[in-house]
RNA sequence: CAAAGAGUAGAUUUUGCGCGUAAAGUGUCGUCGAACGGGACGUUGUCGACGGACGAAGAAACAAAGACGUAAGUUUCGCGGUGCAAGGUCGCGUCCGCUAAU
Numbered sequence: 001c002a003a004a005g006a007g008u009a010g011a012u013u014u015u016g017c018g019c020g021u022a023a024a025g026u027g028u029c030g031u032c033g034a035a036c037g038g039g040a041c042g043u044u045g046u047c048g049a050c051g052g053a054c055g056a057a058g059a060a061a062c063a064a065a066g067a068c069g070u071a072a073g074u075u076u077c078g079c080g081g082u083g084c085a086a087g088g089u090c091g092c093g094u095c096c097g098c099u100a101a102u
Stems, first nucleotide, its partner, number of pairs: 002102001004099002010090009019080003028052007038096005058077005
């Protein structure tokens, strides 16, 4: 000098354990802020707080009384653009750095 490789934020999926189904959460819009390969610049995304609008799928059995109704409870099957953890897959544009070797 040239070629190669690894690593971020995070995305997606599988499994497990939860939460909600008495509507929180998720999604969406606005404002402000934060962190974002080891460094610089930058892109795309991510997260948090507050505010606004919108907005959902429940059922069965048990408990259990003469029957019916209501409320709470347990279990099961569902449902939610649901949370967390672990695994799989994917995952920086330029320059420098890092790794191993020629």